[in-house]
RNA sequence: GCCGAUGUAGCUCAGUGGUAGAGCGCUUCCAUGGUAAGGAAGAGGUCGCGAGUUCAAUCCUCGCCGUCGGCU
Numbered sequence: 001g002c003c004g005a006u007g008u009a010g011c012u013c014a015g016u017g018g019u020a021g022a023g024c025g026c027u028u029c030c031a032u033g034g035u036a037a038g039g040a041a042g043a044g045g046u047c048g049c050g051a052g053u054u055c056a057a058u059c060c061u062c063g064c065c066g067u068c069g070g071c072u
Stems, first nucleotide, its partner, number of pairs: 001071007010024004018055001026042005048064005
């Protein structure tokens, strides 16, 4: 330099054109003589950045950036 994949909650990942979810973690409460385990509720995300298509974009298209892999 070229090609491909990938970027979503603190972490690991779903999701799919119609106002985003799970597990673990975190907070509060219940429970216990106390701790752990257990139960209930809750907080936390402008879906990497910009532009385009569309009535509507996390999802489709293009560019940029980061990460990973391959080729030279």
A computed fold for a 72-nucleotide RNA from a Candidatus Saccharimonadota bacterium, annotated as transfer RNA. The prediction has a mean pLDDT of 81. The organism belongs to Candidatus Saccharimonadota, within Bacteria. It was read from a public genome assembly.